[in-house]
Context: one part of a larger RNA
RNA sequence: CUCUCGCUUAGGAACUCGGCAAACUGGCCCCGUAACUUCGGAAGAAGGGGUGCCCAAUGCUUUGACCCCGCACAGGGGAAGGGGCGUUGGGUCGCAGUGAAAGGGGAGCCGCGACUGUUUAACAAAAACACAGGACUCUGCUGAAAUCGCAAGAUGACGUAUAGGGUCUGAUGCCUGCCCGGUACUGGAAGGUCACGGAGAGAUGUCAGAGGCCGCAAGGCCCCGAAGCUCUGAACUUAAGCCCCGGUAAACGGCGGCCGUAACUAUAACGGUCCUAAGGUAGCGAAAUUCCUUGUCGGGUAAGUUCCGACCUGCACGAAUGGCAUAACGAAGGCUCCGCUGUCUUGGCGAGAGGCUCG
Numbered sequence: 001c002u003c004u005c006g007c008u009u010a011g012g013a014a015c016u017c018g019g020c021a022a023a024c025u026g027g028c029c030c031c032g033u034a035a036c037u038u039c040g041g042a043a044g045a046a047g048g049g050g051u052g053c054c055c056a057a058u059g060c061u062u063u064g065a066c067c068c069c070g071c072a073c074a075g076g077g078g079a080a081g082g083g084g085c086g087u088u089g090g091g092u093c094g095c096a097g098u099g100a101a102a103g104g105g106g107a108g109c110c111g112c113g114a115c116u117g118u119u120u121a122a123c124a125a126a127a128a129c130a131c132a133g134g135a136c137u138c139u140g141c142u143g144a145a146a147u148c149g150c151a152a153g154a155u156g157a158c159g160u161a162u163a164g165g166g167u168c169u170g171a172u173g174c175c176u177g178c179c180c181g182g183u184a185c186u187g188g189a190a191g192g193u194c195a196c197g198g199a200g201a202g203a204u205g206u207c208a209g210a211g212g213c214c215g216c217a218a219g220g221c222c223c224c225g226a227a228g229c230u231c232u233g234a235a236c237u238u239a240a241g242c243c244c245c246g247g248u249a250a251a252c253g254g255c256g257g258c259c260g261u262a263a264c265u266a267u268a269a270c271g272g273u274c275c276u277a278a279g280g281u282a283g284c285g286a287a288a289u290u291c292c293u294u295g296u297c298g299g300g301u302a303a304g305u306u307c308c309g310a311c312c313u314g315c316a317c318g319a320a321u322g323g324c325a326u327a328a329c330g331a332a333g334g335c336u337c338c339g340c341u342g343u344c345u346u347g348g349c350g351a352g353a354g355g356c357u358c359g
Stems, first nucleotide, its partner, number of pairs: 001354008010345002014343001019340001027051005036041001038171001052092012066078004093097001105338006112330002117129002133169007146155003172325004177255003182252002184248005191243003197237002202232001205229002209224001211222004256274005283317001284314001295311005
């Protein structure tokens, strides 16, 4: 010097991102206990007092030798002593009595999540996931919908809409506004478009054959061309879909701008105008969201970029991608206070184990 412990004058968070770590508290009995509240809680709230040993008296309870009444080994009455739990008074020792060990520090305000749970096995335990509760939607059952499988088959379910699947939200309380133009889903079927298929006007090639030209002839060339075959093929007909007409937002989503106006000023209940599918309602708001920003005001401090309460100019809150509240709960987050301390001022002392030397 390092590690693990113990003690420490005065001060007591001045340490630090932050009281991290440590310390305080601690069992049992008695007294006492606030806001708030979903009336269960909050609560061991908080805050006090007691606690050893000895003696005496005494209460409750249990057991009970023995004694009495009685014919009784039935029943009843009394009772020394013992066990357990107390109460009161007195005494006594120490610094200290749950004498060691084990064994809550407490309070106030706020954000988040209702809660108990779950999670990144081995850097994250959380405001993330789940959750009861809410809602939408699919599914009517001989093979439900959905899912696995090529299939057979299986799960769903030996269930049947108070059931099962999917999605979103997330206890509870008060609520959940406007927009269906886009996308999606869903209903519709008149019209438009439209595939395969049907249909077969026509058309291609080939060709029996007819005609023409050239040639003495063999033969060559040109044109037309039935049937069949071949290569094609217009009209017409033809489903879903799309276009189209409706519905649906606890479906995906969206929820304006400019100008003017009141008898100080300021502001604008009011008016005008443009655009839109509709222009953000209630509630909340510098917020886990506010850039400017340490906004401004108030509170707390001697001093406060954090914190609490307001304001509203919401860069860029907002209603089940839920909004706002909320008792209880949280090894979770922010702020404050009391107590307490070697966290610190600032060090010091001690113990053990290393470090160093020898082996």
This is a predicted structure of a 359-nucleotide part of an RNA (large-subunit ribosomal RNA, domain IV) from an Elusimicrobiota bacterium. It matches the Rfam family "Bacterial large subunit ribosomal RNA". Its mean pLDDT, the model's own confidence on a scale to 100, is 87.